[in-house]
RNA sequence: AUCUUAUCGAGAGUGGCGGAGGGAUAGGCCCGAUGAAGCCCGGCAACCGAUUUGUAUACAGCGCGAUUAGCGUUAUGUACAAAUGUCAUGGUGCUAAUUCCUACAAUGACGCAAGGUUUGUGGUCGUUGGCAGAUGAGAA
Numbered sequence: 001a002u003c004u005u006a007u008c009g010a011g012a013g014u015g016g017c018g019g020a021g022g023g024a025u026a027g028g029c030c031c032g033a034u035g036a037a038g039c040c041c042g043g044c045a046a047c048c049g050a051u052u053u054g055u056a057u058a059c060a061g062c063g064c065g066a067u068u069a070g071c072g073u074u075a076u077g078u079a080c081a082a083a084u085g086u087c088a089u090g091g092u093g094c095u096a097a098u099u100c101c102u103a104c105a106a107u108g109a110c111g112c113a114a115g116g117u118u119u120g121u122g123g124u125c126g127u128u129g130g131c132a133g134a135u136g137a138g139a140a
Base pairs, nucleotide, nucleotide: 002139003138004137005136006135007134008133013041015040016039017038021031022030023029025103026102027101028100042095043094044093047091048090049087050086051085052082053081054080055079056078057077060076061073062072063071064070099132104129105128106127107126108125109124110123111121112120113119114118
């Protein structure tokens, strides 16, 4: 770098070093010498991880059955719920603004134009879906 999948409206610093950039890209709009990036410390969260209760489930596992079928299983696994169940030793992640907003398509209202009761037009404000991106887990 590629593929699959889940999430992206919440949360988190008056710290130390550093010394001019940063918010992925483009356009906007912002942050920054009252100190940017980066590093350290602190913190947040709960993806991986551990764990409790309940419900569902026979695809897998296990047992019975000569075998197929079938049956069973105080439920091993799995899924879901519990205001975000509970926990936080470890692996990541995150720690201005909704992923800061918009990019593509459809659509609602308004506006505008034609026209004469419909059509066109992203001009404005929205909604929905997608694209892109970020992060985790997994795959090749």